This is a predicted structure of a 111-nucleotide RNA (SAM riboswitch aptamer (S box leader)) from a soil metagenome. RNAcentral holds the sequence, with entries from MGnify. Model confidence (mean pLDDT): 80 of 100.
RNA sequence: CUCAUCGAGAGGGGCAGAGGGAAACGGCCCGACGAAGCCCCGGCAACCCGGCCACGCAGGCCGACGGUGCCACGUCCGUCCCACGCCGAGAGCCGGCGCGGGAAAGAUGAG
Numbered sequence: 001c002u003c004a005u006c007g008a009g010a011g012g013g014g015c016a017g018a019g020g021g022a023a024a025c026g027g028c029c030c031g032a033c034g035a036a037g038c039c040c041c042g043g044c045a046a047c048c049c050g051g052c053c054a055c056g057c058a059g060g061c062c063g064a065c066g067g068u069g070c071c072a073c074g075u076c077c078g079u080c081c082c083a084c085g086c087c088g089a090g091a092g093c094c095g096g097c098g099c100g101g102g103a104a105a106g107a108u109g110a111g
Base pairs, nucleotide, nucleotide: 001111002110003109004108005107006106011041012040013039014038015037019030020029021028024079025078026077027076042071043070044069046068047067048066049063050062051061052060053059075105080102081101082100084098085097086096087095088094
């Protein structure tokens, strides 16, 4: 850089000692009934990987040795675009709340 996926899933102990949930902002959560970080054991199964079904592709199921990864909250929610509903009002413009879709960004894997 490209492609794919991101609603599910997954504990306990030790050290540590105040913060953490990607950036900025706004929310909302988690945290001395110990946060981040490091270590040990364990687990999940997202992608490589192994096997079976299928066989045009896609997809489904099983496994978990190995390579990464992950183990609070939809990628915790929102901030950009499109459209819809309701409300404020007299249509429209505008604003608020909400549902859906898309993008951007981020994370992970493979190349």